A computed fold for a 1500-nucleotide RNA from an uncultured bacterium, annotated as small-subunit ribosomal RNA.

RNA sequence: AGAGUUUGAUCCUGGCUCAGGGCGAACGCUGGCGGCGUGCCUAACACAUGCAAGUCGUGCGACGGCCCUCGAGAAGUCCCUUCGGGGAUGGAUUGAGGGCACGGAGCGGCAAACGGGUGAGUAACACGUAGCUAACCUGCCCCCGCGACGGGGAUAACCCUCCGAAAGGGGGGCUAAUACCCGAUGGUCUCCCGGGGUCACAAGAUCCCGGGAGUAAAGGCGCUGGGCGACCGGCGCCGCGCGGGGAGGGGGCUGCGGCCCAUCAGGUAGUUGGUGGGGUAAUGGCCCACCAAGCCUAUGACGGGUAGGGGGCCUGAGAGGGUGGCCCCCCACACGGGGACUGAGACACGGCCCCGACUCCUACGGGAGGCAGCAGUGGGGAAUCUUGGGCAAUGCCCGCAAGGGUGACCCAGCGACGCCGCGUGCGGGAAGAAGCCCUUCGGGGUGUAAACCGCUUUUCUGGGGGAAGAAUAAGGCGGGGAGGAAAUGCCCCGCCGAUGACGGUACCCCAGGAAUAAGGGCCGGCUAACUACGUGCCAGCAGCCGCGGUAAGACGUAGGGCCCGAGCGUUGCCCGGAUUUACUGGGCGUAAAGUGCGCGUAGGCGGUUCGGCAAGUCGCCCGUGAAAGCCCGGGGCUCAACCCCGGGAGGCCGGGCGAUACUGCCGGGCUAGAGGACGGCAGAGGAGGGUGGAGCGGCCGGAGUAGCGGUGAAAUGCGUAGAUACCGGGAGGAACACCAGUGGCGAAGGCGGCCGACUGGAACUGACCUGACGCUGAGGGACGAAAGCCAGGGGAGCAAACCGGAUUAGAUACCCGGGUAGUCCUGGCCGUAAACGAUGGAUGCUAGAUGUGGGCGGGGAGACCCGUCCGUGUCGCAAGCUAACGCGUUAAGCAUCCCGCCUGGGGAGUACGGCCGCAAGGUUGAAACUCAAAGGAAUUGACGGGGACCCGCACAACCGGUGGAGCGUCUGGUUUAAUUCGAUGCUAACCGAAAAACCUCACCAGGGCUUGACAUGCGGUGUGUCGUGGCCGAAAGGUCGCUAGGGUACCCUUUUGGGUACCCGCGCCGCACAGGUGGUGCAUGGUCGUCGUCAGCUCGUGUCGUGAGAUGUUGGGUUAAGUCCCGCAACGAGCGCAACCCUUGCCCUGUGUUACCAGCGGGUAAAGCCGGGUACUCACAGGGGACUGCCGGCGAUAAGCCGGAGGAAGGAGGGGAUGACGUCAGAUCAGUAUGCCCUUUAUGCCCUGGGCUACACAGGCGCUACAAUGGCAGGGACAAAGGGAAGCGAAGCCGCAAGGUGGAGCAAACCCCAAAAACCCUGUCGUAGUGCGGAUUGGGGGUUGCAACUCACCCCCAUGAAGGCGGAAUCGGUAGUAAUGGCGGAUCAGCAAUGCCGCCGUGAAUACGUUCCCGGGUCUUGUACACACCGCCCGUCACGCCACGGGAGUUGGGUUCAUCGGAAGUCCCCGGGCCAACCCGCGAGGGAGGCAGGGGCCGA
Repeated sequence: AGAGUUUGAUCCUGGCUCAGGGCGAACGCUGGCGGCGUGCCUAACACAUGCAAGUCGUGCGACGGCCCUCGAGAAGUCCCUUCGGGGAUGGAUUGAGGGCACGGAGCGGCAAACGGGUGAGUAACACGUAGCUAACCUGCCCCCGCGACGGGGAUAACCCUCCGAAAGGGGGGCUAAUACCCGAUGGUCUCCCGGGGUCACAAGAUCCCGGGAGUAAAGGCGCUGGGCGACCGGCGCCGCGCGGGGAGGGGGCUGCGGCCCAUCAGGUAGUUGGUGGGGUAAUGGCCCACCAAGCCUAUGACGGGUAGGGGGCCUGAGAGGGUGGCCCCCCACACGGGGACUGAGACACGGCCCCGACUCCUACGGGAGGCAGCAGUGGGGAAUCUUGGGCAAUGCCCGCAAGGGUGACCCAGCGACGCCGCGUGCGGGAAGAAGCCCUUCGGGGUGUAAACCGCUUUUCUGGGGGAAGAAUAAGGCGGGGAGGAAAUGCCCCGCCGAUGACGGUACCCCAGGAAUAAGGGCCGGCUAACUACGUGCCAGCAGCCGCGGUAAGACGUAGGGCCCGAGCGUUGCCCGGAUUUACUGGGCGUAAAGUGCGCGUAGGCGGUUCGGCAAGUCGCCCGUGAAAGCCCGGGGCUCAACCCCGGGAGGCCGGGCGAUACUGCCGGGCUAGAGGACGGCAGAGGAGGGUGGAGCGGCCGGAGUAGCGGUGAAAUGCGUAGAUACCGGGAGGAACACCAGUGGCGAAGGCGGCCGACUGGAACUGACCUGACGCUGAGGGACGAAAGCCAGGGGAGCAAACCGGAUUAGAUACCCGGGUAGUCCUGGCCGUAAACGAUGGAUGCUAGAUGUGGGCGGGGAGACCCGUCCGUGUCGCAAGCUAACGCGUUAAGCAUCCCGCCUGGGGAGUACGGCCGCAAGGUUGAAACUCAAAGGAAUUGACGGGGACCCGCACAACCGGUGGAGCGUCUGGUUUAAUUCGAUGCUAACCGAAAAACCUCACCAGGGCUUGACAUGCGGUGUGUCGUGGCCGAAAGGUCGCUAGGGUACCCUUUUGGGUACCCGCGCCGCACAGGUGGUGCAUGGUCGUCGUCAGCUCGUGUCGUGAGAUGUUGGGUUAAGUCCCGCAACGAGCGCAACCCUUGCCCUGUGUUACCAGCGGGUAAAGCCGGGUACUCACAGGGGACUGCCGGCGAUAAGCCGGAGGAAGGAGGGGAUGACGUCAGAUCAGUAUGCCCUUUAUGCCCUGGGCUACACAGGCGCUACAAUGGCAGGGACAAAGGGAAGCGAAGCCGCAAGGUGGAGCAAACCCCAAAAACCCUGUCGUAGUGCGGAUUGGGGGUUGCAACUCACCCCCAUGAAGGCGGAAUCGGUAGUAAUGGCGGAUCAGCAAUGCCGCCGUGAAUACGUUCCCGGGUCUUGUACACACCGCCCGUCACGCCACGGGAGUUGGGUUCAUCGGAAGUCCCCGGGCCAACCCGCGAGGGAGGCAGGGGCCGA
């Protein structure tokens, strides 16, 4: 930093998507350790249980416990006894006083308003920031000043009693205080009065002096002295009162800042202000009474929605965007709502009261409760932890202290939730094991990876050691100090001195042993990583583009690879990329986007000069910007994360001083902007009035007759009741020919005969006046084509709707005949448009050329010319701009100002709501859902029932056919056991087939074979092979026999010979393999068809274009031709064209048999038959010839064209071979080759028979015909090109014939096939289904062949069908062609050949011409096509699904207004019931004051 995706390709616009970073996460797979963080985002849902706020005995009384002192004293036992009892002992029990620590409750004090939680509400002075408070408060703490005197009455606890299930409560009695009350004193303080100083913008603040009034307090402990004691004095400590100050904390007010909706535009009654009062610590309409009628709002009030705010955090280059979890600050809340009390502080999370919902208890009367504290439970949810330890540390509350309390906090636990760190080993180890994967079978990969060898021990296990975090504790000892009569106490220094939840943890040491420890995602492009198999548009993948329909790097699996790693992926969300809301930093002619147009309000912006001010602006300084975070430096945990210290930064805000260029403000001046006056001038500018002619239809009259009208052609229509056409007359409505223009005017819409009155505006000239008066313009209001609407007129022509006639498959259209609204006028609506230059307005600047309208000036006699200003056009590569097209002083260039508008396509200018309208409708204007695009310009093609030019038997002209018949043949279809397969518009269909009876053969039925009919190799085994025979069988085959193997080496043997081993040959068994006309021509090679023998297709360099691409190759001529010439930003070149090649046409030369025969000779019935000859023909070779070379004309002097001469031949002489880049996924896996797949006692191989020859039909290509230009019969003539040895086969003979017999000659210019036929001559037939036609069928023969039933050909006799020239339609041919006639060949035993390939004979007609059909070439044009018109694409309907609107209604929530009732409670009033303190009184009692209770305002 970008990338993918719209197209055949290109550039642009534009959206979608991806790569990055982040998270309080969740989910999937996986999971070794540690550190530091972090963990209900949902139900502010409901909560069991425990804990989270207590503490002080140095404020007070009482109770319980223990100890000490003093006392009383039972049973029992002992002694005595008068028997009543007494004494001792004993100690149950118990009284008083004192002491000690602890416990629970009470009075009292302080705390409980902090700490902790949550984010519901709140759009607000709630928060942030900067200020103000002269409008305020502040317990505990610190400092200073002054005090603390004298009295009094109660009340909890406790006791008694009563009520209640409980919670609780009532009554009576006793008692204490640092509880409560009264009085005294008053340095101060508060209020009032008087005087003075200082400050303040002001209300006022503050200080000093004098006078008056009012207001305080509490004790406890220690030491010491005295007293028997109660107690008294002094000192100290803690506490108390009044006042002042401080620190810290708070209340109130203000400027500025930070969300969405205008489809929320008006809001407001305590509302805005005033006066007076209430209330508060305090200002205030905070509250109340009265008075006034204000106040807020487009700079967005009010309403609705959403939301705690900030420091910060994430992202980003930044600007910005998003966010507010943990930590810190502030706010708000504590089941929902309301309320106050206490207090320094609350309207109070773990306080109170009331209402409500809910839960629980209940004896049914009544009560209790509030986890958004810590843990925990249920529920909700994709989802979020332990009912842990400890107060050791830090902090807080209470206490003199010891100490107590503390789910704050410190720790531990759980969770890979995040960040950071560590490990799962390290070194060696093969040209490289096995396994697995791939393979071209050679090999390659996994891979030094493993094994194996050596080493180490973080982690782990066992054992041992073992911290820091903890000190000013209390207290003790020693020393010093202030104060005091002294002592305690207090202050300073030193020593001693207890205490650890975490935890036997961190850390360290020893031992053991590689031991305990790797996964996840991805591998088509983006994006790093590829193969195999499986699957076969199935299963599936997918972020976007898109993959999958039989060779898938995209699905699944495997091997391998890439990325990250205790994690890896997925999902969700945010920023980024996205300059895709553009401040930085975009646009609006055609891509989305200029309001239809002008006037003008607010607002924004504004010429020139001087002076002043200093708001903006700039500079310096000061304040602030909490901490944490961030950046930099340093330090501590082994590092890091984390933590600590220091520094920096922090736009903005406040204050002070300064600067004055620019903007602003104030003042003065100027005239270039703007405006005005004067002057003449052009114009379809506007509105109203008048007037004119032409045309038109109708009416009247005349005249006149059979049609008119209309169309592509017609018809409807009009007309004998007299039309049309013609003439005259008068009435009517609408529009104004020529002039007229690319012209003029107007803001736009728009404006057109002529005349005059009214009226708006422009341009120009001179420079007289004003002196910036200007530009734009949200809202607003004016104008606004056509159509349409309302009312009233008018209505000739035209003409929606409508009615007819045509057209058509239909024709609700186009054409024709009619025709109503309307078009016209008046008044009122509507307010739109391709209202377009698809281009808002204004101003300035930036080359030109050339028309035209208006004005002015100059020259000229004039026509006219020159200059200038304004308007309106054209051109333009000046420059510049633009994606391109294009724009270009009339900008789309360069700039400034203002307004409007755009932000992917569809949904949709739709819905809802508002506003406007009589309606039609207009205006404003979404979302759901859906798509991966939708677009602009340009490029190359293709296409067009677009254009231009030009070709072709393309049409036309002409000749002959096909389509009808019969037959042949091929195909479709059908049939069949099989009718093997392929070819299917042109470019399949007598095609693969140049030969299906068997074979062929691929098909079917049946019978058989299995290493195979054929190839190679290996292992084993046999001895036989070749040849030959028997049996079964349709054959193949099966089965049983007979029968010499060969070579080399060695051994045995007397030789013949035998044996062993190996090799060759053969058989058998087994294994590799063979085989397949099985699949895929859409995996392929090769070959072929077609466009098309068309004239085209390209390249290099250069040039042009951002680019695709263009140029060249276009243009003017010309050609069969991109053939050639000329021109040209092109110059050259290649593949094609042409030529070179073959053949044919003329001539020459050479050669001369098997060809030929002119002359010579011989010879025959005849014959080149013979001698001879090589002139001719011919054959075979080789040459020549034709090149627009010559002449004339045309053309441009060219290329070339036309005509002519000569020539056998002309302008390419005829024919052939030759087929550019490419197209049709054209055809062929069955000709061959070949990848992959499939098959292996069969999909291979052999055999017999059948089938490919089927037949109700349909199509193609042909043959033969339908006859007399003919048929038949007889006679006669002339070819070329071919073939021939398992061949052609002569003559002769036989047969009516096919043919047989025969065998001469010939490997062929020699012999044979072989006759050519049409033709010519003669005869006959006489228009007839025939003497045409030959199908079909019967019979008899011939030939080939192993074999002619299915299923051959030929001959003879007989039979003698359809057919009398063929509907729509359609084919071939432009000359030796068509037509017509025969001949040959390949294949082949034979032949279904009428096919195919060739040959020669006879031998025409026609072409005006290029409008039309088909195909093609070049240029051009349009295009929404590019699979390219057999394209693309639109609408309705049927069915299913999704989303949205309307809908009789129905239902829920939020909010507001009105009304009624009204809890708690503050406040106000009353207060007859009740009451200790103070007053009067001896007392009773009364008073003052208070309480209950009642009433009132407000009120959930």